RNA sequence: GGCCCUGUGGGGUAGUGGUUAUCCUGGCACCCUUACAAGGUGCUGACCCUGGUUCGAAUCCGGGCGGGGCCA
Numbered sequence: 001g002g003c004c005c006u007g008u009g010g011g012g013u014a015g016u017g018g019u020u021a022u023c024c025u026g027g028c029a030c031c032c033u034u035a036c037a038a039g040g041u042g043c044u045g046a047c048c049c050u051g052g053u054u055c056g057a058a059u060c061c062g063g064g065c066g067g068g069g070c071c072a
Base pairs, nucleotide, nucleotide: 001071002070003069004068005067006066007065010025011024012023018055026044027043028042029041030040031039048064049063050062051061052060
């Protein structure tokens, strides 16, 4: 330098164009307990950036940035 794959809460993960973006874990509050752990209820927090296509984009397309791989 060329090509391919990839980017979603603090961490992991589902979401093949349309419902309030899913679940696990974590965090917070309460319940339970003499107390702790476990358990229960509720809450919290995310689509890498930018432009395009479309009535509608996390999803499709271009560019950029980050990560991984192959070739030179």

Transfer RNA from a Thermoplasmatota archaeon, 72 nucleotides, folded computationally. The sequence is in RNAcentral, with records from ENA. Its Rfam family is "tRNA". Its family is annotated with triplet codon-amino acid adaptor activity in the Gene Ontology. By type it is a transfer RNA. Taxonomically the source falls in Thermoplasmatota (Archaea, Methanobacteriati). The prediction has a mean pLDDT of 83.